Predicted 3D model of a 98-nucleotide RNA (Glycine riboswitch aptamer) from a soil metagenome. Model confidence (mean pLDDT): 82 of 100. The sequence is in RNAcentral, with records from MGnify.
Order: sequence, then structure tokens, then C1' cells
RNA sequence: ACAGCGAGAGAGACUUCGUGGACUGAAGCGCCGAAGGUGCAAGCCUGUGGGGGAGCCAUGACCCCAGAGGUGACACUCUCAGGCAAAGGGAUCGUUGU
Repeated sequence: ACAGCGAGAGAGACUUCGUGGACUGAAGCGCCGAAGGUGCAAGCCUGUGGGGGAGCCAUGACCCCAGAGGUGACACUCUCAGGCAAAGGGAUCGUUGU
């Protein structure tokens, strides 16, 4: 990393489209975060500006401050995707095996 088995949350079986149920389509409002995906704190790297840097000029190691770019984690965040009875899916955990 993959596979089998077990456990596994959240949120409208929402309203309308003639009638009863689910699904699908259209319109509408309300929600969830644990498939996947987005974003980033400290730190680190790069270079820039200012100040300091045994008397003066120049220069340099070094020190301090500022802001810029890059990198940068989550179960945090966004809600794109997905989801909101059951089924299915499902991060993750346990176990067995390759």
C1' cells in the first nucleotide's frame, strides 16, 4: 500500500409539480462533514530596506527591527464535490493475510 472480516457519526422519508410509496427530473427553502478536494500557524529557506557594528573613510563576519516571496499539519477550516429514512457509501479503529 492492497484485500477479507468486525465496529463506524452527522444532517429535511422537507415543500410544490392530480392521488399512495420509493427512485428520477424540474422549481424552492433548510442543513451535515468522516469519500475525495480547498485553505493555513509556528518553524525553516531566499532575497530587500533601516539601525548597530573599538577614532575617520571604505568593507566584512555578526546582532536587532520591518515587511515581501517560497515551503509548511490537523479529526481545524471551506462546503467545490459528496451526503441528509433504510440500503449503499463512509474518515478512522480492531483483527487476519499478501